Predicted 3D model of a 72-nucleotide RNA (transfer RNA) from Cordylochernes scorpioides. Rfam family: tRNA. By type it is a transfer RNA. Its mean pLDDT, the model's own confidence on a scale to 100, is 84. Lineage of the source: Eukaryota > Opisthokonta > Metazoa > Ecdysozoa > Cordylochernes.
Parts: sequence; structure tokens; C1' cells
RNA sequence: GGCCCAGUGGCCAAGUGGUAAGGCGUUGGUCUUGUAAACCAAAGAUCCAGGGUUCAAACCCCUGCUGGGCCU
Repeated sequence: GGCCCAGUGGCCAAGUGGUAAGGCGUUGGUCUUGUAAACCAAAGAUCCAGGGUUCAAACCCCUGCUGGGCCU
């Protein structure tokens, strides 16, 4: 220098055009002498940034940033 992959709540992770699933964790409750476990409930992400396409974008296009890999 060229190419490929990834970036989504505190963490992991699904989603492949119609305003985001699930798990762990967190908070509250039930239970317990108490803690943990178990069970019930709740909160929490406008999706790396900017621009474009579209009636509508996490998703398609362009540029950039960060991380990883391959080639020279």
C1' cells in the first nucleotide's frame, strides 16, 4: 500500500428495509433466622461517526474512525 471481517444496553449476542429478541448482570418483590439459589416483576441500547438512497435504514450505497485477519 491492497483486500476481507467485525463495531447493537454494564458484558455477551440475535436481527438481512416497516421504530431492536434472548442470556448474564443490575434493581424491586416472594421465599429464608440470614445470605446464596430458585421464582415473579421492572429498568436499561434511536444500533461506531458523518453524508446519501427510500414514504420508511441497525439493515442498501459512499467516506471516515476503532479492532482483528490475509497478501505484498